[in-house]
Molecule: c-di-GMP-I riboswitch aptamer
Organism: Desulfuromonadaceae bacterium
C1' cells in the first nucleotide's frame, strides 16, 4: 500500500418532524431535531424512482434507491 471494519480512539454527518426562505412542482437552504452512517464526503456517468409537460419529446430533482469513478480518519481481528 491492498483488503478488511472492532464493545477501540479522534472526530465527522444528520433521517421523520417543526420554523423562516426559494421553486409551479418534485425538491433545495438555514435554524432547531437525531432515525441512522465506515465515507451518509466529492461526481448526475448507467439503471431506477419523482416533478413539469395532453401525451411524446425535452427539461429538472433524488447520491440516505442500486451499481460505478475519485478523495479521505483510524488500524483490532
Nucleotide at each position: 500500500c491492498u483488503c478488511c471494519g472492532a464493545u477501540a480512539a479522534a472526530g465527522g454527518c444528520a433521517a421523520a418532524c417543526c420554523c423562516g426562505a426559494a421553486g409551479u412542482a418534485a425538491u433545495u437552504c438555514g435554524g432547531g431535531g437525531a432515525c441512522g452512517c465506515a465515507a451518509a464526503g466529492c461526481c448526475a456517468c448507467g439503471g431506477g424512482u419523482c416533478c413539469u409537460g395532453g401525451a411524446a419529446a425535452a427539461g429538472g430533482a433524488c447520491g440516505g434507491c442500486c451499481g460505478g469513478g475519485c478523495c479521505g480518519c483510524c488500524g483490532a481481528a